[in-house]
This is a predicted structure of a 526-nucleotide part of an RNA (large-subunit ribosomal RNA, domain V) from Chondracanthus serratus.
Its Rfam family is "Bacterial large subunit ribosomal RNA".
It is recorded under the gene name rnl.
The prediction has a mean pLDDT of 82.
Taxonomically the source falls in Chondracanthus (Eukaryota, Rhodophyta, Florideophyceae, Gigartinales).
Context: one part of a larger RNA
RNA sequence: CUUACAGUAAGACGGAAAGACCCUAGAUCCUUUACUCUAUUCUUAUAUUGUAAAAACUAAAUAAUUAUAUAGAAUAGGUGGGAGCAAUUGCUGCUUUGAAAUACCACCUUAUUAUGUAGUGUUUACUUACUUAUUUUAAAUCAAUAAAAACCGUAUAAGAGAGGGAGUUUACUUGGGAUGAGUAUCUCCUAAAAUGUAACGGAGAUGUACAAAGGUAACUGAAAGUGUAAUGGCAAAAGUUGCUUGACAAUUAGAUUGAUAGAUCAAAUUGAGACGUAAGUCAGUCAUAGUGACCCGGUAUUUAAGUGUGGAAUUAAUACCGUUUAACAGAUAAAAGGAACUCUAGGGAUAACAGAUUCAUCGUGAUUGAGAGUUCAUAUCAAUGUCACGGUUUGAUACCUCGAUGUCGACUCAUCUUAUCCUGAAAUUGAAGCAGAUUUCAAGGGUCUAGUUGUUCGCUAGUUAAAAAGGUACGUGAGUUGGGUUCAGAACGUCGUGAGACAGUUCGGUCCCUAUCUACUGUAAG
Numbered sequence: 001c002u003u004a005c006a007g008u009a010a011g012a013c014g015g016a017a018a019g020a021c022c023c024u025a026g027a028u029c030c031u032u033u034a035c036u037c038u039a040u041u042c043u044u045a046u047a048u049u050g051u052a053a054a055a056a057c058u059a060a061a062u063a064a065u066u067a068u069a070u071a072g073a074a075u076a077g078g079u080g081g082g083a084g085c086a087a088u089u090g091c092u093g094c095u096u097u098g099a100a101a102u103a104c105c106a107c108c109u110u111a112u113u114a115u116g117u118a119g120u121g122u123u124u125a126c127u128u129a130c131u132u133a134u135u136u137u138a139a140a141u142c143a144a145u146a147a148a149a150a151c152c153g154u155a156u157a158a159g160a161g162a163g164g165g166a167g168u169u170u171a172c173u174u175g176g177g178a179u180g181a182g183u184a185u186c187u188c189c190u191a192a193a194a195u196g197u198a199a200c201g202g203a204g205a206u207g208u209a210c211a212a213a214g215g216u217a218a219c220u221g222a223a224a225g226u227g228u229a230a231u232g233g234c235a236a237a238a239g240u241u242g243c244u245u246g247a248c249a250a251u252u253a254g255a256u257u258g259a260u261a262g263a264u265c266a267a268a269u270u271g272a273g274a275c276g277u278a279a280g281u282c283a284g285u286c287a288u289a290g291u292g293a294c295c296c297g298g299u300a301u302u303u304a305a306g307u308g309u310g311g312a313a314u315u316a317a318u319a320c321c322g323u324u325u326a327a328c329a330g331a332u333a334a335a336a337g338g339a340a341c342u343c344u345a346g347g348g349a350u351a352a353c354a355g356a357u358u359c360a361u362c363g364u365g366a367u368u369g370a371g372a373g374u375u376c377a378u379a380u381c382a383a384u385g386u387c388a389c390g391g392u393u394u395g396a397u398a399c400c401u402c403g404a405u406g407u408c409g410a411c412u413c414a415u416c417u418u419a420u421c422c423u424g425a426a427a428u429u430g431a432a433g434c435a436g437a438u439u440u441c442a443a444g445g446g447u448c449u450a451g452u453u454g455u456u457c458g459c460u461a462g463u464u465a466a467a468a469a470g471g472u473a474c475g476u477g478a479g480u481u482g483g484g485u486u487c488a489g490a491a492c493g494u495c496g497u498g499a500g501a502c503a504g505u506u507c508g509g510u511c512c513c514u515a516u517c518u519a520c521u522g523u524a525a526g
Base pairs, nucleotide, nucleotide: 001526002525003524004523005522006521007520008519010518011517012516014513015512022347023346024345025344026343027342028339029338030337031336034168035167036166037165038164041160042159043158044157045156046155047154048153050126051125052124053123054122056120057119058118059117061115062114063113064112065111067109074102077108078107079106080105081104084091085090131147132146133145134144135143171183172182173181180200184206185205186204187203188202189201207328208227209285210284214244215243216242217241218240219239220238225234226233228290230288231287232286248271249270250269251268254265255264256263257262260329273282274281275280296322297321298320299319300318301317302316304315305314354401355399356397357396358395360394362390363389364388365387366386367385371381372380408483409481410480411479413475414472415471416470417469418468421446422445423444424441425440426439427438428437429436448462449461450460451459452458489507490506491505492504493502494501495500
């Protein structure tokens, strides 16, 4: 070295299970003061539903009464007519008093009583509806008895209430998701001297205001002003005064911009106007923000249509109004949450472990040398600035892996690096010696035991020559453990209306693999 056998488990990102964590899309179950329904329940009305009585109340009718301030015969309800009524006495007018005058007739008002009628609800009684129990019957109907009774029950309609139940919704962006923030419009920078140009890039502003802060003519004339953010602009600005309503109506050429929808500029013509002597200017404001599609509904107008005809309803056209439809190109008129009991499809398009890249942070070194070191930068310490290296920390990124790369610590077994803790060899010293300090060389060997804690770490105690720092998927679970973290049970505190939740706590909680290849160890043969 080859072959065979016996072993060990470091690797084959070993086997097993289309990852259970995370995200995306969906489902299912649960919750509730999410939305919309709904069963049970309650209330009222009507029907099934009949006969009487009582006392109330209401309405109109008839009859009978009632109406007192003072003054005035005196108990004057009001108004109108009215000189007689009655036929025995009498009353009244006349007179007086008073705001108003009486007899008689008519009407009306206030209050009361009686009569019968109608109505309303209340209470009581009855039995024949309906209901229940018992008897009878093989069973049922009928029948009989008893109870209860026009109630209950049932039907229909309306209302209240209703997670008991049902169907659903619960946005997107996002250097993973959640929390936060944002979502439309305007100005500037980023933007690379046309235009345009992204980011959860850097700054701000808006959801209007003004009947003058609009139009026109005259006058005055600066570094101010121009309503408001910023930018750009402005003597044809801006301000003051006079007169005013063009902050008009109907057509519309041509351009700019935009995928479209849409947005913007605008000559000309016609009508009716304002100002100005006139020429002329005027279709809001120095410009760029101050906003919302379609549907639906409303108001006004119209020489529009209007179902046999005339109307009307209704529709149409024009103008206007109603959306923080602000998630602002607006899914519906109308919508929130939980899941660790969970499930499915997927994703390394996207997080947690490890790796990779980076190295802000971290560690180490070099350089500069203010200063300390009695003096003296460099025995030693060293501010400040600068330059490297390392890849043990915390991060950043999201590149392999989600059809699975098992995660902290302990145990066992290690192996490597040196930026050396001890042992070894040197140099400098602010090295007398002893003992030290700093630096250089050096990885051969070595580098503790207990207590507490799941701990790594740390603290404590006692030793030691020393109790070094690290890498190895924070070495090592197809080697062990399973105390912690990180399923299902349960509890506390806190949060939440609740379902439930908590890098808060606490008790409990299945660790599979017979080794094919590589590797290594041992034995045997050649």